Predicted 3D model of a 74-nucleotide RNA (transfer RNA) from Sphingomonas mucosissima. Its Rfam family is "tRNA". Its family is annotated with triplet codon-amino acid adaptor activity in the Gene Ontology. By type it is a transfer RNA.

[in-house]
RNA sequence: AGGGGUGUAGCUCAGCUGGUUAGAGCGUCGGUCUCCAAAACCGAAGGCCCUCGGUUCGAAUCCGAGCUCCCCUG
Numbered sequence: 001a002g003g004g005g006u007g008u009a010g011c012u013c014a015g016c017u018g019g020u021u022a023g024a025g026c027g028u029c030g031g032u033c034u035c036c037a038a039a040a041c042c043g044a045a046g047g048c049c050c051u052c053g054g055u056u057c058g059a060a061u062c063c064g065a066g067c068u069c070c071c072c073u074g
Stems, first nucleotide, its partner, number of pairs: 001073005007067001010026004019057001028044005050066005
């Protein structure tokens, strides 16, 4: 330099070809239980989906550019 992939909650990830309120596990916080704690069970908080633009009635999802990280080629 060229090509491909990746980016969604604190972490690991899903989100089936655009459509009603964006979810799960772990973690965190609160509660029940316990002499205390752990475990278990119940509940809660936490994300304007990497950024900017475009298409569309409607975009995490499609298109363009840029950026992060990973891989391949030279």

Model confidence (mean pLDDT): 81 of 100.